[in-house]
Context: one part of a larger RNA
RNA sequence: UGGCGGGGAGCACCACAAGGGGUGAAGCCUGCGGUUUAAUUGGACUCAACGCCGGGAAACUUACCGGAGGAGACAGCUGGAUGAUAGCCAAGCUGAUGACUUUGCUUGACUAGCUGAGAGGUGGUGCAUGGCCGUCGUCAGUUCGUGCCGUGAGGUGUCCUGUUAAGUCAGGCAACGAACGAGACCCGUGCCUUUAUUUACCAGCGGAUCCCGAUGGGAUGCCGGGUACAAUAAAGGGACUGCCCUCGACAAGGGGGAGGAAGGAGCGGGCCACGGCAGGUCAGUAUGCCCUGAAUCCUCCGGGCCACACGCGGGCUGCAAUGGCUGGGACAAUGGGCUUCGACACCGAAAGGUGGAGGUAAUCCCCUAAACCCAGUCUCGGUUGGGAUCGAGGGUUGCAACUCACCCUCGUGAACAUGGAAUCCCUAGUAACCGCGUGUCAUCAUCGCGCGGUGAAUACGUCCCUGCUCCUUGCACA
Numbered sequence: 001u002g003g004c005g006g007g008g009a010g011c012a013c014c015a016c017a018a019g020g021g022g023u024g025a026a027g028c029c030u031g032c033g034g035u036u037u038a039a040u041u042g043g044a045c046u047c048a049a050c051g052c053c054g055g056g057a058a059a060c061u062u063a064c065c066g067g068a069g070g071a072g073a074c075a076g077c078u079g080g081a082u083g084a085u086a087g088c089c090a091a092g093c094u095g096a097u098g099a100c101u102u103u104g105c106u107u108g109a110c111u112a113g114c115u116g117a118g119a120g121g122u123g124g125u126g127c128a129u130g131g132c133c134g135u136c137g138u139c140a141g142u143u144c145g146u147g148c149c150g151u152g153a154g155g156u157g158u159c160c161u162g163u164u165a166a167g168u169c170a171g172g173c174a175a176c177g178a179a180c181g182a183g184a185c186c187c188g189u190g191c192c193u194u195u196a197u198u199u200a201c202c203a204g205c206g207g208a209u210c211c212c213g214a215u216g217g218g219a220u221g222c223c224g225g226g227u228a229c230a231a232u233a234a235a236g237g238g239a240c241u242g243c244c245c246u247c248g249a250c251a252a253g254g255g256g257g258a259g260g261a262a263g264g265a266g267c268g269g270g271c272c273a274c275g276g277c278a279g280g281u282c283a284g285u286a287u288g289c290c291c292u293g294a295a296u297c298c299u300c301c302g303g304g305c306c307a308c309a310c311g312c313g314g315g316c317u318g319c320a321a322u323g324g325c326u327g328g329g330a331c332a333a334u335g336g337g338c339u340u341c342g343a344c345a346c347c348g349a350a351a352g353g354u355g356g357a358g359g360u361a362a363u364c365c366c367c368u369a370a371a372c373c374c375a376g377u378c379u380c381g382g383u384u385g386g387g388a389u390c391g392a393g394g395g396u397u398g399c400a401a402c403u404c405a406c407c408c409u410c411g412u413g414a415a416c417a418u419g420g421a422a423u424c425c426c427u428a429g430u431a432a433c434c435g436c437g438u439g440u441c442a443u444c445a446u447c448g449c450g451c452g453g454u455g456a457a458u459a460c461g462u463c464c465c466u467g468c469u470c471c472u473u474g475c476a477c478a
Base pairs, nucleotide, nucleotide: 001478002477003475004474005473006472007471008470009469010468011467012466015462016461019426020425021424022423023422026317027316028315029314030313031312032311033310034308035307042053043052064303065302066301067300068299069298070297074116075115076114077113079110086106087105088104090102091101092100120292121291123290124289125288129286131281132280133279134277135276136275141180142179143178144177145176146175147156148155149154159172160171161170162169185270186269187268188267189266191237192236193235194234195233196232197231200227201226202225205224206223207222208220209219210218211217212216240263243257244256245255246254247253319419323378324377325376326375327374328373329372335366336365337364340359341358344355345354346353347352385416390411391410392409393408394407395406396405432454433453434452435451436450437449438448439447
């Protein structure tokens, strides 16, 4: 100087408290272990492995297993115009192939038989590395110049008091300054103004079509027209403890209030120090060394990664009446679209099929959102709850759905009666519930990433548990 233990101060829903919802029981989906297997390729193992490697594998992917085939630049030796090599009819071999073998024909200069040496390698080493990432860290720390102190390692500054989300700021102090980090910054969102007005919008004016209770009223932006409103997308304004009261040391700042769309960091994100963890990745790519080199290389066919006495993680669906089913009615946003999105019409009970307008997109399409509301029904029962499993018929994608895809219809109708010890997430448009889009994608979403709709309870505290930061003290540790 650090690390660890004790003490003090501060802090955090990856801590507690007060609450809300789960997981742990069930069925299924998915990852991991184990076992099995010809192979069930490999990596990752507390937080920080386990719906992770964008890893939703029918072939491909694919690295694994079985079978089959291909392939050695260059140099030396060897063979070669008494024909190297390449191609071909037929037959044999084979799941298949002039791949190979036999016989024959054509061609005309090279040659893998040997030794070196390569190409290739998802072969090894992440404990040889680069790069990237995770994590400490939702942290507030890490240092430097000069000066001063110490023989020196080093200290001081960076400490103390108050304060802050913050080494944030104020005051004190042998320190005075400075850098990286914090903040500022960038993006989105919330309010206002201006500019612009098509593909967007339709208040006022005129028209068209349709409906009705019809001198009138309603619907449709459909047309003329307009840019009010909304929206879109650019530029600006706005919030600074600025104002008032109070606490504080007349400070920094804290508490309350006014005005305001917004109040003390408005809210949500991006960025994230010096470094540590021999953290992860040689299987994204790059790369040292080692190994292999006619196989540990390349291609094809089939199988496997999908197995199943079992254990664990993460999810989905439920166990019902705040509900299920039937009929009717209402309201989104983000996104995506040319071997693509497909209106609309017809066929079909449906999945879907046939034809196909329009759209390279504020124009056309995906696109009826669902929870919700209204009416009816069910009446507490393993039920009209629940849908696993299995049988039958049909459809779609694709060369191909047996292993091993998805969808529709009919039938079947399992466990499950709110889940032990334990454990996870969450403080507001949040949790919870509800659907929608998209990525992957020929097909397949209970996954990832987004989007909107409905919309709570509790706390305004603490350091008891789990941890983090700082100060101090002890140490037989480095």